[in-house]
Predicted 3D model of a 710-nucleotide part of an RNA (large-subunit ribosomal RNA, domain II) from a Candidatus Undinarchaeales archaeon. Its Rfam family is "Archaeal large subunit ribosomal RNA". The RNAcentral record of the full RNA draws on ENA. Model confidence (mean pLDDT): 83 of 100.

Context: one part of a larger RNA
RNA sequence: GGCAGGGAGUUUGUUUUUAUGGCGAGACUAAGCGAAAGCGUAAUCGAAGCGAAAGCAAUUGUUCGCAGCCGUCUUGUACGGUCAGGGACAAGGUAUAAAACUUGCCUUUAGUCAUAAGGACAAGACCCGAAGCCAGUCGAUCUAAUCCUGGACAGGAUGAAGUCUUCCGAAAGGGAGAUGGAGGUCCGCAACCGGUUCUGAUCCUAUUCGUUCGGGUGAGCUGGGAUUAGGGGCGAAAAACCAAUCGAGACUGGCAAUAGCUGGUUCCUCCUGAAAUGUAUCAAAGUACAGCCUAGUCUGAGAGUAGUACAGGGGUAGAGAUACUGACUGAGGAUUUAGGCUCCGAAAGGAGUCGGUCCACUGUCAAACUCCAAAUCCUGUGCUCUCGUAGAAGACUGGAGUGAGGGCGUACGGGUAAGCCGUAUGUCCAAGAGGGAAACAACCCAGACUAAAGUUAAGGCCCCCAAAUGCUGAUUAAGUGUAGAAAGGCGUCUCUGGUCCAAAACAGCGGGUAGGUUGGCUUAGAAGCAGCCACCCUCUAAGGAGUUCGUAAAAGAUCACCCGCCGAGAUCAAAGGCCCUUAAAAUGGACGGGGCUAAAUCAGCUGCCGAUACUUUAGCACUAUAAUCAUAGUGAGUAAGGAGGCAUUCUGCGUGGGCAGAAGUUCCUGUGUAAACAGGCACGGACCGCGUAGAAAAGAAAAUCCUGCC
Numbered sequence: 001g002g003c004a005g006g007g008a009g010u011u012u013g014u015u016u017u018u019a020u021g022g023c024g025a026g027a028c029u030a031a032g033c034g035a036a037a038g039c040g041u042a043a044u045c046g047a048a049g050c051g052a053a054a055g056c057a058a059u060u061g062u063u064c065g066c067a068g069c070c071g072u073c074u075u076g077u078a079c080g081g082u083c084a085g086g087g088a089c090a091a092g093g094u095a096u097a098a099a100a101c102u103u104g105c106c107u108u109u110a111g112u113c114a115u116a117a118g119g120a121c122a123a124g125a126c127c128c129g130a131a132g133c134c135a136g137u138c139g140a141u142c143u144a145a146u147c148c149u150g151g152a153c154a155g156g157a158u159g160a161a162g163u164c165u166u167c168c169g170a171a172a173g174g175g176a177g178a179u180g181g182a183g184g185u186c187c188g189c190a191a192c193c194g195g196u197u198c199u200g201a202u203c204c205u206a207u208u209c210g211u212u213c214g215g216g217u218g219a220g221c222u223g224g225g226a227u228u229a230g231g232g233g234c235g236a237a238a239a240a241c242c243a244a245u246c247g248a249g250a251c252u253g254g255c256a257a258u259a260g261c262u263g264g265u266u267c268c269u270c271c272u273g274a275a276a277u278g279u280a281u282c283a284a285a286g287u288a289c290a291g292c293c294u295a296g297u298c299u300g301a302g303a304g305u306a307g308u309a310c311a312g313g314g315g316u317a318g319a320g321a322u323a324c325u326g327a328c329u330g331a332g333g334a335u336u337u338a339g340g341c342u343c344c345g346a347a348a349g350g351a352g353u354c355g356g357u358c359c360a361c362u363g364u365c366a367a368a369c370u371c372c373a374a375a376u377c378c379u380g381u382g383c384u385c386u387c388g389u390a391g392a393a394g395a396c397u398g399g400a401g402u403g404a405g406g407g408c409g410u411a412c413g414g415g416u417a418a419g420c421c422g423u424a425u426g427u428c429c430a431a432g433a434g435g436g437a438a439a440c441a442a443c444c445c446a447g448a449c450u451a452a453a454g455u456u457a458a459g460g461c462c463c464c465c466a467a468a469u470g471c472u473g474a475u476u477a478a479g480u481g482u483a484g485a486a487a488g489g490c491g492u493c494u495c496u497g498g499u500c501c502a503a504a505a506c507a508g509c510g511g512g513u514a515g516g517u518u519g520g521c522u523u524a525g526a527a528g529c530a531g532c533c534a535c536c537c538u539c540u541a542a543g544g545a546g547u548u549c550g551u552a553a554a555a556g557a558u559c560a561c562c563c564g565c566c567g568a569g570a571u572c573a574a575a576g577g578c579c580c581u582u583a584a585a586a587u588g589g590a591c592g593g594g595g596c597u598a599a600a601u602c603a604g605c606u607g608c609c610g611a612u613a614c615u616u617u618a619g620c621a622c623u624a625u626a627a628u629c630a631u632a633g634u635g636a637g638u639a640a641g642g643a644g645g646c647a648u649u650c651u652g653c654g655u656g657g658g659c660a661g662a663a664g665u666u667c668c669u670g671u672g673u674a675a676a677c678a679g680g681c682a683c684g685g686a687c688c689g690c691g692u693a694g695a696a697a698a699g700a701a702a703a704u705c706c707u708g709c710c
Stems, first nucleotide, its partner, number of pairs: 001710006011123013026045002032039002049056002059090001061089004068082005073076001091107005126264002129261001133254006144228008153218001155187003158183001162179007192215003198210001200209002230246001232242002267645006277290005291402002293399006302387003306384008318372001319370002325366004330361001332359005339354006405429010434445003449619007459609003462594003468606001470605006481596001487581003491578004496573005508565005514538003519533003544559001548557002620635005646699001648696010664683002667680005
C1' cells in the first nucleotide's frame, strides 16, 4: 500500500411537545401478592385562584362574526337569518387600602394513563485523541556521589630538597663538582581512560567507524561488595544523572480525567431552505437572547412591490460668500497710556515702522459653514399590476443551523499603496449546474424534473471549431491590432480660418545688390557688423547708415531688396482620427495556436451559428379537491427542518419453496426515479422465503482508524 472483517446519537431516570388509543371531572396505580384474571386507591396529576402571610374566594351577561346549517330570489365572488369555535366589551375573585377608582394575576371547565416520535437536564452520553494532576508500588546490574576490599600503569626525559668533597667567609651563609631521585613535572599510536577536528563516513550500530587529537603517578584508571529513592536522591552545577525514560523516574490504579480544539460519523427519494449580523460575555476558535430557516396549530382577508397621481418629510450633490461660523490673499483706513524697534524731545509726549484689534473693500475655500438647493430617496392615500379562502397578513408551539465570510458595481472613511483595513447599499459566490470570456468561486448570458424537436441570448462566423474568406464606405503599415502615462513627432488622413498668387505666387537656378560714406561719438583701431546716438539724401528695376559669418582694423563671403528663366498652386495657424517615440529581466516563446495587411480599426447593413434560457410534444413528481379525471401552478441547492420508502438480523401469527437441488458466489437479462428487486446459465450441496405485526448491537470509502492476510 491492497483486500477482508470490525468501527461512532445508545441506554436509564426526570421533564416537555406532538401523534395515536383508553377512560373522562376525573385519570392512574407503586411496592407487594397471585398460575392467570386480577387484588392493592398509599402516593401522583387534574377539577380555583389571589396573597409574604393571616386569610378571603370566581360569568352559563351584552355584542360582532368565520365555518356550518336554514331561507330568499334577479342563481351571484348575491342577500338575509341562526351562528359551535373565535374576537371585543362588561362583570366577577384576590392582593394593596379606612374606602373607592386604577393596576397585577386569575375566572364563562379537560384532564389523566399508556405507546411511539422530536427536544431538554443528569449520567462516559455520537466515536477516537492529549500534555497533565493525585495515590500506591518497584528500581542505584546504566549512571552520580560515598564507603569496604582487590588489581594494573612499557620505555625514555628533566634533575627539587637532603648528603659528600672542595673553595670563599670572623660568622651567618655562599660558589663549584659529585651524589641523590622530588613532581596534581615533560615525551609517549605499550596497556588503559577520553572523545578535539574533519561539522569526514556505500549505517555494522536507537551514539558506531576512520583520520587527527587530549590524559597517561594521579583531585588518576579499574574488578567485586555495599549505601542514598521520586518534590526525593546525587550533583568540581550541565537543571547533568537516577536502567535507550528526567525542568520531577517507571509501573499500576483514580480513568471511558478533562479538551470552548483537530479528525471521523455508514441506505434512497421527495418538499422547503438559511447565516456569517445586533446586544452581552475573563469574550472575541465559545456561549446566551434577538435576527434569518423549517414543521404544525389557531385565525379568517388582506398582502406585496413596480408604475402613476396627489399630499407630506428632508438639507446630500451642486452652489454660495454684507446669510452666519471658521480658514486664507492683497491693498487701504481707524485704533492700540499697560506690545517690539528706530528717531525727536529736559520731560510730558510726539513721529515712523513692524505687530495686534476693528471697519469698509478685493480675491479664494470648508466632513464637523449655509442665504439657497436638486435628482434619487422615505412615509401615507387613490388607481393599475402581481399574489391570496387551493388560506394573505398576524399570533402561538416543536425543531434547528448560523453568529470566521468573500468578489463586483455605486457612495464613503483610514492608508504612499496593496489580491490592504473599516462601513453603507445592491447583487452574485458561499449553497448555482449550463453557454461565453483560451484556461479562470463570484465578469457577460442564463436559474438545470426527464426525453425529443425547434428558436434565440451573451459571444461569434479563414483553419484548429458550429456558422460570411458576406456587403457598403473610410482609416492604419506600426504585425499597430495582440498591455501603458506625462511629454513629444515636417508619419498620415479629415476639417476650419487667414495671407500670397496668370498684373506669375512658393521653391529652385542665373544676374544685380551702387554713390555721399570709413555717418557722428567712442576708441590704440571701430570702415554696415565691440559699444552709444541718429538712421537721412542721391542714382535707381532694386540695394539697410545693414541679417549672419569674417578682419588687429580693412578686405572677403552672405542676407534683406530687385530683374530674368520656370508655370500652379503656395504658405501660416487651430482642431480631430489612426499611427510612431517615450516602452528595460534574466533557458527560446507566445494574439489560445496556426496564421492574418485583413482574418486589424471606425461607421452602417444583411444572413447564419450558438445554452439545461424560450417555444412545442410526450412523460414523472409535488401543491389543491372524494377523485387515477380535469384545471392552474411549481421542480437548482450546503448547514438545517419536514415527509415517504429500500435493505439487514431476530420474534409472534398466517402462508409457501427445497437433494427432480436451499443458502451463497461469478457473469448475463429485465423492472423500478432510487435505495433495490425479479429471472437465467454455471459452481455449490441443505436449508430458505413471502405477507402481516413487532424488536433492534440495523446500512462504511475515509477517522496518520483497529485486527488479520498478502